This is a predicted structure of a 73-nucleotide RNA (transfer RNA) from a Nanobdellota archaeon. The coordinates come from a structure-prediction model, not an experiment, and the mean pLDDT is 82. Taxonomically the source falls in Nanobdellota (Archaea, Nanobdellati). Rfam family: tRNA. The family's RNA type in Rfam is transfer RNA. The RNAcentral record of the sequence draws on ENA.

RNA sequence: GCCCUUGUGGCUUAGUGGCUAGAGCGGCUGCCUCGUAAGCAGCAGGUCGUGGGUUCAACUCCCACCAAGGGCU
Numbered sequence: 001g002c003c004c005u006u007g008u009g010g011c012u013u014a015g016u017g018g019c020u021a022g023a024g025c026g027g028c029u030g031c032c033u034c035g036u037a038a039g040c041a042g043c044a045g046g047u048c049g050u051g052g053g054u055u056c057a058a059c060u061c062c063c064a065c066c067a068a069g070g071g072c073u
Stems, first nucleotide, its partner, number of pairs: 001072007010025004018056001027043005049065005
């Protein structure tokens, strides 16, 4: 230098055009308990890597860039 894959709450991830973007772990609050753990219930937390484009409509499709990983030279 070229090619491929990936990027979604603190962490791990689901979601391949239209649903309020879901889940597990973690955090907080409450219940339970003499108390803690466990269990149960609830709550908060996401500019979907950045910018543009296509579309009535984009996490999803296209382009450029950024970051991580891999391959070739």